[in-house]
């Protein structure tokens, strides 16, 4: 240099056209004499930049990163 994968919250992960899922974290309530665990409720996320489309996390194109393969 070429080619394949892959990038969602602090961290792990689940969605592939219509409000983005769960674990965990972190805040508050609740239960207890205390704490630990349990129960409710809240917060926080789609790598960037463009094209499609009534709508893009999803489709297509460019970057950048990060594995693995070729040379």
């Nucleotide at each position: 240099g070429c080619g394949a994968u892959a990038g969602u919250a602090g961290u792990c992960u689940a969605g592939a056209g219509g409000u983005a899922u769960g674990a965990u974290u972190u805040c508050g309530c609740c239960u207890u004499g205390c704490c630990a665990a349990g129960g409710c409720g809240a917060g926080g996320g789609c790598c960037c930049g463009g094209g499609u489309u009534c709508g893009a996390u999803u489709c297509c194109c460019g970057g950048c990163u990060a594995u693995c393969g070729c040379a």
Molecule: transfer RNA
Organism: Candidatus Aenigmarchaeota archaeon ex4484_52